[in-house]
RNA sequence: AUCCUGGCUCAGGACGAACGCUGGCGGCGUGCUUAACACAUGCAAGUCUAAGGAGAAAGUUCCUUCGGGAGCAAGUACACUGGCGAACGGGUGAGUAACGCGUAGGUAACCUGCCCUUAAGUCUGGGAUAACCCACCGAAAGGUGAGCUAAUACCGGAUAAUAUCUCUCCUCAUUAGAGGUAGGGAUUAAAGAAGGCUUCGGCUUUUACUUUUGGAUGGGCCUGCGUCUGAUUAGCUUGUUGGUGAGGUAACGGCUCACCAAGGCAUUGAUCAGUAGCUGGUCUGAGAGGACGAUCAGCCACAUUGGGACUGAGAUACGGCCCAGACUCCUACGGGAGGCAGCAGUGGGGAAUUUUGCGCAAUGAGCGAAAGCUUGACGCAGCAACGCCGCGUGAUCGAAGAAGCUCUGCGGAGUGUAAAGAUCUGUCAUAGGGGAAGAAAAAUUCCGUUAUUAACACCAUCGGAAAGUGACGGUACCCUAUAAGAAAGCCCCGGCUAACUUCGUGCCAGCAGCCGCGGUAAUACGAGGGGGGCAAGCGUUGUCCGGAUUUAUUGGGCGUAAAGAGUUCGUAGGCGGGUUAGUCAGUCGAAAUUGAAAUCCCACGGCUUAACCGUGGACCCGGUUUCGAUACUGCUAAUCUUGAGUGAGACAGAGGUAAGCGGAAUUCCUGGUGUAGCGGUGAAAUGCGUAGAUAUCAGGAGGAACACCGAAGGCGAAGGCAGCUUACUGGGUCUAUACUGACGCUGAGGAACGAAAGCGUGGGGAGCAAACAGGAUUAGAGACCCUGGUAGUCCACGCCGUAAACGAUGAGUACUUGGUGGUGGGGGAUUCGACCCCUUCACUGUCGGAGCUAACGCGUUAAGUACUCCGCCUGGGGACUACGACCGCAAGGUUGAAACUCAAAGGAAUUGACGGGGACCCGCACAAGCGGUGGAUCAUGUGGUUUAAUUCGAUGCAACGCGAAGAACCUUACCUACCCUUGAAAUCCAGCGAAGUUCCUAGAGAUAGGAAUGUGCCUUCGGGAACGCUGUGACAGGUGUUGCAUGGCUGUCGUCAGCUCGUGUCGUGAGAUGUAUGGUUAAGUCCAGUAACGAGCGCAACCCCUAUCCUUAUUUGCCAGCGCAUAAUGGCGGGAACUAUAAGGAGACUGCCGGUCAUAAACCGGAGGAAGGCGGGGACGACGUCAAGUCAUCAUGGCCCUUAUGGGUAGGGCUACACACGUGAUACAAUGGGUGGUACAGAGGGUCGCCAAAGCGCGAGCUGGAGCCAAACCCUUAAAACCAUUCUUAGUCCGGAUUGGAGUCUGCAACUCGACUCCAUGAAGUCGGAAUCGCUAGUAAUCGCGAAUCAGAAUGUCGCGGUGAAUACGUUCUCGGGCCUUGUACACACCGCCCGUCACGUCAUGGAAGUGGGUUGCACCAGAAGUGGCUUGUUUAACCUUCGGGAAAACGGUCACCACGGUGUGAUUCACAACUGGGACGAAGUCGUAACAAGGUA
Repeated sequence: AUCCUGGCUCAGGACGAACGCUGGCGGCGUGCUUAACACAUGCAAGUCUAAGGAGAAAGUUCCUUCGGGAGCAAGUACACUGGCGAACGGGUGAGUAACGCGUAGGUAACCUGCCCUUAAGUCUGGGAUAACCCACCGAAAGGUGAGCUAAUACCGGAUAAUAUCUCUCCUCAUUAGAGGUAGGGAUUAAAGAAGGCUUCGGCUUUUACUUUUGGAUGGGCCUGCGUCUGAUUAGCUUGUUGGUGAGGUAACGGCUCACCAAGGCAUUGAUCAGUAGCUGGUCUGAGAGGACGAUCAGCCACAUUGGGACUGAGAUACGGCCCAGACUCCUACGGGAGGCAGCAGUGGGGAAUUUUGCGCAAUGAGCGAAAGCUUGACGCAGCAACGCCGCGUGAUCGAAGAAGCUCUGCGGAGUGUAAAGAUCUGUCAUAGGGGAAGAAAAAUUCCGUUAUUAACACCAUCGGAAAGUGACGGUACCCUAUAAGAAAGCCCCGGCUAACUUCGUGCCAGCAGCCGCGGUAAUACGAGGGGGGCAAGCGUUGUCCGGAUUUAUUGGGCGUAAAGAGUUCGUAGGCGGGUUAGUCAGUCGAAAUUGAAAUCCCACGGCUUAACCGUGGACCCGGUUUCGAUACUGCUAAUCUUGAGUGAGACAGAGGUAAGCGGAAUUCCUGGUGUAGCGGUGAAAUGCGUAGAUAUCAGGAGGAACACCGAAGGCGAAGGCAGCUUACUGGGUCUAUACUGACGCUGAGGAACGAAAGCGUGGGGAGCAAACAGGAUUAGAGACCCUGGUAGUCCACGCCGUAAACGAUGAGUACUUGGUGGUGGGGGAUUCGACCCCUUCACUGUCGGAGCUAACGCGUUAAGUACUCCGCCUGGGGACUACGACCGCAAGGUUGAAACUCAAAGGAAUUGACGGGGACCCGCACAAGCGGUGGAUCAUGUGGUUUAAUUCGAUGCAACGCGAAGAACCUUACCUACCCUUGAAAUCCAGCGAAGUUCCUAGAGAUAGGAAUGUGCCUUCGGGAACGCUGUGACAGGUGUUGCAUGGCUGUCGUCAGCUCGUGUCGUGAGAUGUAUGGUUAAGUCCAGUAACGAGCGCAACCCCUAUCCUUAUUUGCCAGCGCAUAAUGGCGGGAACUAUAAGGAGACUGCCGGUCAUAAACCGGAGGAAGGCGGGGACGACGUCAAGUCAUCAUGGCCCUUAUGGGUAGGGCUACACACGUGAUACAAUGGGUGGUACAGAGGGUCGCCAAAGCGCGAGCUGGAGCCAAACCCUUAAAACCAUUCUUAGUCCGGAUUGGAGUCUGCAACUCGACUCCAUGAAGUCGGAAUCGCUAGUAAUCGCGAAUCAGAAUGUCGCGGUGAAUACGUUCUCGGGCCUUGUACACACCGCCCGUCACGUCAUGGAAGUGGGUUGCACCAGAAGUGGCUUGUUUAACCUUCGGGAAAACGGUCACCACGGUGUGAUUCACAACUGGGACGAAGUCGUAACAAGGUA
């Protein structure tokens, strides 16, 4: 990097929202989601005088004896009796998991005021009572007694049925019943009022009332189905379930009671706990679904908390009553009053939710005959961007484009037609004017009409006319006028995700939905400019759905990613072979009915449009009923044999249990032989042994396990099973076919079995061996190794119930190409054999096709194709945990969470890297050698230290004689002191002056002051060019910073043999192939081969030097032959052979021969050749790695300094010195030192130079000046070597440091601080510990020479030649590298990753002596109000009475039930808690190193 799995996150939509910033208008909606918390104040339910009796006052008019009276007000107001309403309307969602709700039904088990309808009626009497009046009690609220009175109040009687009850009969129906104008019996009613007419008797209309029929409406009750979570809630129930009887109710019913029976509910989840009003619908979604249940509508429940009944058609009653509790208020302390979850409003709570508004004009409700009254329902208005919708904030023209701002490559670009400016319009706003609809079907009055009536009238129906009624409202809307005016913000711009730049900041400040930004160049922070999005809003937060096929019905999975139960049997359940017939439950079709309205959708319509509203349609995917179809499933009946099973005959087997028997070996014991060790390990030690071990022989004891056979073999459900024999016993297979006739498969709970370890009791105990002890190892070693050794391992019985109990793969059935083995049967063929061949069942391996799979792989024994049933999974950690429950003697097991935390965890495969993995190969890598370093002294560099400064950089290899090919000044960058500020040098401008040269004074100098000299070049005669000085500002300048912003250059792996590409092929893909394999090579060099074929950068070659030859050329080089000359010399004539020089060629290619290999490449050997297999050396360095080195070579972005971090000068420093390291020089000596003599190079350099001869000096050197711009002259005598001689093993005739003295040279100048010379001095050092470096041939070693730099100053560096070795068996090991393979939890790549304790901080959580709340069970006490029962007490108008009383009722008493309350004892839940347990998280803490490689003990 990939594919997969899998979670996290985002983009969408929505909201009764809230918060931040901002805010022009209108329309339509919406507005306490929290404390069912507490409430001041006002209002929210009244009405009727046409039911009844009574009945004011103010005011006003008249009269008056002025005291007053009368009329009107007025039969009005306030009250009272009575009627209806107050059970509606309005609020809230606490409770409720329920027939509460939804849906569909039932009621033959019921009720229903007002309304409609049917039939009939409304007769006759009676006694009271409130109001009122009087008296009294009380603070008040209120109450008591006496008296008067009315009714549509109350009561008696009459009458009455098609009403009710009952008997008989008939019809229908079959759970009780229903119907009948059939026939008997019994029971039951009432009220008037108003209008009209009247002969005053009454008639009549309307209305009211009573009984009754049917309806409508509204309810009650019952039932099917549906309706949240938890099993870490599994059993619940005693009026409980049913029956009989009774009571009760409108009504069924244990609703209640008595008796009887013992039932009823529950894994299809009872009971318990938690949560919750339900629905139409709302939001979302492709849908299926999911979440929610504001506003509107239906149902339910509640009204301060709990209980109770009364009244009534209806309540167990929000604005009624009684009682109890809490709270608040009043009080004269005796006692009273209250209930906003109605509308406003207040406090409180809270992130958060409005006015103590107007009106009954409309719609609706109550009462009324009506007018009308009442109505915080409702209609309106107010507040709030809370939401949806609409409109506006102007329009047209206007520059190659103002200013400002921003960026810039300095040219410009952007903002941008944007503005300004010109012209225009008037939505909105302001002012003025006009001005609807909502309102008339009602009601009133009048006219007409129809009905009613004997008739008229009233009332009613229908039609017409008149006048009059609006909270909103200063309305909507329209017209006119003025005027672009008063009207734009918010968020975002790293990716997801539309939109980029500058500055500031510098892991700070901050951002962040996820990934993640920020440590000096931030498109991610903050600001500016610009841009993008939406817009009167925009963002944020919260919540829901979506994306999420991430709970998968649609639509997922379980070999390795999370996931198959350890195995089997089996209950319920689920599923189930062939045929026939029936049935029609499922299924399918049709019809009917229902699925309220609103909403959603469609069409049309109304507001200018839209939101919004209206009308119609469709939808409501559902339920019920009826009819029909009958293939499939079900059910019923019958039948079949193939599934399954039984019987018969054979067969194989470590299948199981029990008993008996056997030999080998270990150990121990006894005895013999025998002597000093044995044993053990990497090496040792502990241990055993002279008291005789080990070894060896014989005998004995005891326990455990069963070699060979033996196998990828067999058996078993799994665990598991192995010496032999016997007994008992389970299962399997094969063969022929007889029988049964689907008897089957799976299997929640349940049951049984279940390795090892462990536990209990009792045995046994040889070997082995946790714990433990000792010895080692080690930094430690609580381990690995060793010596011992107890439980245990064994047996019997009983527990435990788990394992990587694995094929990590549930069971069953069927289907789907093959090859090749094994085991057990059967058949065929056969030359009749034991071989071999063909075939068929069952079991068991391996390879592999299609197919499947993320891949690996599976592949007739499926992980393929299908079906049936069960189990299990849903991110990692927390957690195989906690709590609870069950099991267990215990250990523990089974079941099994949450808080919190992370953005991953994981699977398979890929490429690398790595391994104390493997195979192969190479390299001075080791080995074999030679010489060194490390020890000494010195030189030099570095670190450190010091200093005013000791400038800076380089830091493992790949920094350290490096930058530096050369610091006394300079260099120089550092320090100190003194100076300069447009500057030492550059460009531009202005002024002056040629430039320049010389001298003097002060000063350490820079510098300052002064004097003298000088008059150039070009010219259009204006001036100009160069140069110098002065001035101004733009600018210069910086060895200041960042090599982690860079270019360039360089180092390193590595002169290692590698690194890639195109096309093709393979793979889902990363990638692979090519480049693997076999040979071969120094080489990815070449060959063979090959799904690869080709190509590129590297390798090699081409280039240079060198080794041989040839040709040409011949001076300054050379001299063989000829000649001349010399003491001698190419010195000369000459020569062109040789050497050399320098130009061009030749030559080497495995070309030839032999062998080996595969007939290849190639290798080995040989010939020839100067050279042989790359002849030797150099230059040349692939893709890349190391943020390797360098901003101080140079260049350069950003940043920083600008009278200084720039510039100048003098002096100092870089040269310091306890010490440490690197690189070197010289030595320690005889292969040597000293002295004398003799010889041979190469390559370089030279005019501010090299410098000869000659002379001087011991010498460094000086004098001198010939020659040479060089094959010519000079540097320049090469040294080691060789010859001779001396020294004779010593701190020396070795070694030369150090120091003293005297000098030379360079240079302004050798003090700090140069080199050299001479004399003197004569240190350490006698070959160097651990360790370590170089080198494979002209190499190492050794010897000198030259050059660059340079005034001078090499032991360094770069070159040159002279002399000139040893060794390489080989690749085990060390280091480095290459290729292949393997493992991996690494990818910053092993200097990786990573585990646990401890210490510190934070967070959540378990346990815990206990403490405090909530809920609740059981037992008991207690018992208000009320209802019911009983009642011998007290009392009483109506009715009856024989007048005594009775009937009946009230009060009282009592009993039953029961709220609050109390006691005791349990259960459950929440909170707190000293202390305590583990857990999670937290840049750099401690100890080790457990895991990942064979992770160093797999």